[in-house]
């Protein structure tokens, strides 16, 4: 250069085209405790980016970025 694959809270992972995007470590906060630790509750935090189909897009489709893979 040409194909393919993959991008979601800080990490890691879910979600038949139908959501107010789930969970688990992690963070903050209270509760327990003389204090820390554990344990309970309870909050905040996300769809790479930009167009298209649709009533409706994390999901289809198209360009762009990154990675990674296979080929000349």
């Nucleotide at each position: 250069g040409g194909c393919g694959c993959a991008u979601u809270c800080g990490u890691c992972u879910a979600a038949c085209g139908g959501c107010u995007a789930g969970g688990a470590c992690g963070g903050c906060a209270g509760a327990u405790u003389c204090u820390c630790a554990u344990u309970c509750u309870g909050c905040a935090a996300a769809u790479a980016a930009g167009a298209g189909u649709u009533c409706g897009a994390u999901u289809c489709u198209c360009u762009u970025a990154u990675g990674c893979g296979c080929u000349a």

The RNA shown here (transfer RNA) has 72 nucleotides and comes from a Bacteroidales bacterium.
RNAcentral holds the sequence, with entries from ENA.
The same sequence occurs in records of 2 taxa.
Lineage of the source: Bacteria > Pseudomonadati > Bacteroidota > Bacteroidia > Bacteroidales.